A computed fold for a 72-nucleotide RNA from a Patescibacteria group bacterium, annotated as transfer RNA. The coordinates come from a structure-prediction model, not an experiment, and the mean pLDDT is 83. Lineage of the source: Bacteria > Bacteria candidate phyla.
Order: sequence, then structure tokens, then C1' cells
RNA sequence: GGGCACGUAGUUCAGCGGUAGAACGCUUCUCUGAUAAAGAAGAGGUGGUAGGUUCGACUCCUACCGUGCCCA
Repeated sequence: GGGCACGUAGUUCAGCGGUAGAACGCUUCUCUGAUAAAGAAGAGGUGGUAGGUUCGACUCCUACCGUGCCCA
């Protein structure tokens, strides 16, 4: 320098055009003498950044940024 993949909650990931969800973690409550486990409720995301397409974008297109892999 060229090519490919990925970038979504604290972590690991899903969703792939109709306005974002799970598990674990965290908080509160129940239970216990007290923990753990179990059960219930809850908080937490301007979806890497900026444009474009669309009535509507995490989802499609482009550029850039970051990470990983391959080629030179």
C1' cells in the first nucleotide's frame, strides 16, 4: 500500500428497514440469625463519527476513525 470482517447496556452477544432485547453483572425488596442460592421489581444504550438513500435506518450506500485477520 491492497483486500476482508467487526465496532449495539459495565461484560459477552442477538436483532439486519417500522423506532433496541437476552444472559451475566449492578440496585432495591422477599426469604435467612447472617451470607449464598432462589424469587420479585428496577436502573443502565443519542447503536464508533459524519454524510447520503427512504415516509421511516442499528439494519442499505459512501467517507473517515478504531480493532482483528490475510496478501504484498
The sequence was found in a public genome assembly. Rfam family: tRNA. Gene Ontology term of the family: triplet codon-amino acid adaptor activity. Rfam describes the family as follows. Transfer RNA (tRNA) molecules are approximately 80 nucleotides in length. It is annotated as a transfer RNA.